Predicted 3D model of a 261-nucleotide part of an RNA (large-subunit ribosomal RNA, domain VI) from an uncultured Eubacteriales bacterium. Its Rfam family is "Bacterial large subunit ribosomal RNA".
Context: one part of a larger RNA
RNA sequence: CGUUGGAGAUUUGAGUGGAGCUGUUCUUAGUACGAGAGGACCGGGAUGGACAAACCUCUGGUGCAUCAGUUGUUCUGCCAAGGGCAUAGCUGAGUAGCCACGUUUGGAAGGGAUAAGUGCUGAAAGCAUCUAAGUACGAAGCCCCCCACAAGAAAAGAUCUCCUCCCAUUUGGGUAAGACCCGUGAGAGACUAUCACGUUGAUAGGUCGGAGGUGUAAGUGCAGUAAUGUAUUUAGCUGACCGAUACUAAUAGGUCGAAUA
Numbered sequence: 001c002g003u004u005g006g007a008g009a010u011u012u013g014a015g016u017g018g019a020g021c022u023g024u025u026c027u028u029a030g031u032a033c034g035a036g037a038g039g040a041c042c043g044g045g046a047u048g049g050a051c052a053a054a055c056c057u058c059u060g061g062u063g064c065a066u067c068a069g070u071u072g073u074u075c076u077g078c079c080a081a082g083g084g085c086a087u088a089g090c091u092g093a094g095u096a097g098c099c100a101c102g103u104u105u106g107g108a109a110g111g112g113a114u115a116a117g118u119g120c121u122g123a124a125a126g127c128a129u130c131u132a133a134g135u136a137c138g139a140a141g142c143c144c145c146c147c148a149c150a151a152g153a154a155a156a157g158a159u160c161u162c163c164u165c166c167c168a169u170u171u172g173g174g175u176a177a178g179a180c181c182c183g184u185g186a187g188a189g190a191c192u193a194u195c196a197c198g199u200u201g202a203u204a205g206g207u208c209g210g211a212g213g214u215g216u217a218a219g220u221g222c223a224g225u226a227a228u229g230u231a232u233u234u235a236g237c238u239g240a241c242c243g244a245u246a247c248u249a250a251u252a253g254g255u256c257g258a259a260u261a
Base pairs, nucleotide, nucleotide: 001152005163006162007161008160009159010158011157015149016148017147018146021049022048023047024046025045026044027043033038051106052105053104054103055102059100060099061098062097066093067092068091069090070089071086072085073084074083075082076081110144111143112142117137118136119135120134165174166173167172178256179255180254181253182198183197184196185195186194203249204248205247206245207244208243209242210241212238213237214236219232220231221230222229223228
């Protein structure tokens, strides 16, 4: 821009893409078969491999604004306690998020038309013949079924709901439903888009409470000459997680937007 008024939702599915794998074992059954050795079809279960998708409850990894330990040096006047730098100084752990080595799920079943093949009836050709007329089966393959996208599918579809006014008359202007700008953000993200929210408000930050992490802070008392230990204390601190709470910021404002069918 189009889809022939303008919007907000919900959809149909022309079409496109994806998936499609397979082992072992139990049973049927030591049955059918076979002199024996051996040893099934068909059918019914269980459990794996590889592959794929989703997710983070568990396990594990990472986790550069979390916690602790520790070396050297410098600074906060000194002690103590801390800050900076040294690969994140080094080391031990680790929430959220993101991941796999983790968890869950999938291939199925079913229908249709067939291939090779197997038939039925059956003539040409008094017989025979699956084929010539007719007709029944038959595959991991084909078309559906399953999953995802999908009306720019220009044959541009359908359903529901909302608004369908005014002034001009060659274009235009003001509005409606509605949308956008703008602002706070994340289940989103390069930007854009998408999604949530904008005081009739929990959208983000802060604060408070909790979870989880780290592992018992500082100060003081006591014991010891001291290093240190111990009590206060399972403390103190704590990013992303879960809630509550308008304290802060989403204020104010602007723009676009319809048939006198």
Source information: It was read from a public genome assembly.